[in-house]
Context: one part of a larger RNA
RNA sequence: CUGGGCGUAAAGCGCGCGUAGGCGGCUUUGCAAGUCGGGUGUGAAAUCCCCAGGCUUAACCUGGGAACUGCAUUCGAGACUGCAUUGCUAGAGUAUGGGAGAGGGAAGUGGAAUUUCAGGUGUAGCGGUGAAAUGCGUAGAUAUCUGAAGGAACAUCAGUGGCGAAAGCGACUCGCUGGACCACACCUGACGCUGAGACGCGAAAGCGUGGGGAGCGAACAGGAUUAGAUACCCUGGUAGUCCACGCCGUAAACGAUGGACACUAGGUGUGGGCGGAGUCGAAUCUGUCCGUGCCGAAGCCAACGCGAUAAGUGUCCCGCCUGGGGAGUACGGCCGCAAGGCUAAAACUC
Numbered sequence: 001c002u003g004g005g006c007g008u009a010a011a012g013c014g015c016g017c018g019u020a021g022g023c024g025g026c027u028u029u030g031c032a033a034g035u036c037g038g039g040u041g042u043g044a045a046a047u048c049c050c051c052a053g054g055c056u057u058a059a060c061c062u063g064g065g066a067a068c069u070g071c072a073u074u075c076g077a078g079a080c081u082g083c084a085u086u087g088c089u090a091g092a093g094u095a096u097g098g099g100a101g102a103g104g105g106a107a108g109u110g111g112a113a114u115u116u117c118a119g120g121u122g123u124a125g126c127g128g129u130g131a132a133a134u135g136c137g138u139a140g141a142u143a144u145c146u147g148a149a150g151g152a153a154c155a156u157c158a159g160u161g162g163c164g165a166a167a168g169c170g171a172c173u174c175g176c177u178g179g180a181c182c183a184c185a186c187c188u189g190a191c192g193c194u195g196a197g198a199c200g201c202g203a204a205a206g207c208g209u210g211g212g213g214a215g216c217g218a219a220c221a222g223g224a225u226u227a228g229a230u231a232c233c234c235u236g237g238u239a240g241u242c243c244a245c246g247c248c249g250u251a252a253a254c255g256a257u258g259g260a261c262a263c264u265a266g267g268u269g270u271g272g273g274c275g276g277a278g279u280c281g282a283a284u285c286u287g288u289c290c291g292u293g294c295c296g297a298a299g300c301c302a303a304c305g306c307g308a309u310a311a312g313u314g315u316c317c318c319g320c321c322u323g324g325g326g327a328g329u330a331c332g333g334c335c336g337c338a339a340g341g342c343u344a345a346a347a348c349u350c
Base pairs, nucleotide, nucleotide: 003322004321005320006319007304008303012318014201015200016199021194022193023192025088026087029084030083031082033081034080035077036076037075038074039073040072041071042070049065050064051063052062053061054060091191092188093187096183097182098181103177104176107173108172109171110154115149116148117147118146119145120144121143125136126135162169163168206247207246208245209244210243211242215241216240220236221235222234223233258317259316260315261314262313263312266295267294268293269292270291271290272289273288274287275286276285277284299306300305323350324349325348332343333342334341335340
């Protein structure tokens, strides 16, 4: 440089935003850089190729031709790309009017339950297990009633339901705020797609400082089990789990499936909007748009399976793979308080 690939064989960055770059709708005119055609000059000789000839042949040598796919210059073409220009509305965005939602961050409020504390009733057990024991209890436990404190999580509703870019989001109220969707077609007039770097977000665990600490619970202690039991079971229990601020930046961060657009049989659910039929209002039926499931034509696939939410058919852009181990390691660099993260080999070996 090129080929073939990336759901499960190696391979889609965890997700976004966006810089450079790459790519880009319909249309008018101009230019002629790319592109295409003609001419001219040049493209040394040798070599390669073709023809003919010379050494007895061949290698080799000699002559002629072609070629040298290139470069420069000039004349021309104007479809496509480009540049400039004119207009357009189908892409994109905006206005107006709507309804849906655990989307985000802040403050406040609520009930059930667990635990602890105080008090009442009450008496000998409770608890726990396969069975037990450690443990708790006559200093009155467990059970039960009343009250109080405090922390954490929000039963039912709840649903291959909803929202979010992903991580993720679930009691209620209020104010702040993001996005998507539908109707209508007002306005702008290609303003678009992707996106190396950069920047931001990013579960859990972990780290720093300060709070908080009900339940649970690494570590740890004890009791069992066992040949042993640094486990599984039981009784306790510290970090942690919670809050604020700041780090960390990973994951089976999964749909193991990058993003955008277009096209390609159907069937059946479900969430939201709009229109029509129907109704007193609903229910219900139906059309359409957006989302979310299942089954399947064609097609694809090694098979499994995918199948308008494609893994089908195409276009554009990015990321990544190239036998197993060594190794996501060493070294170096960058980042981090640390833990460690990111980038990333080789020898050797099969």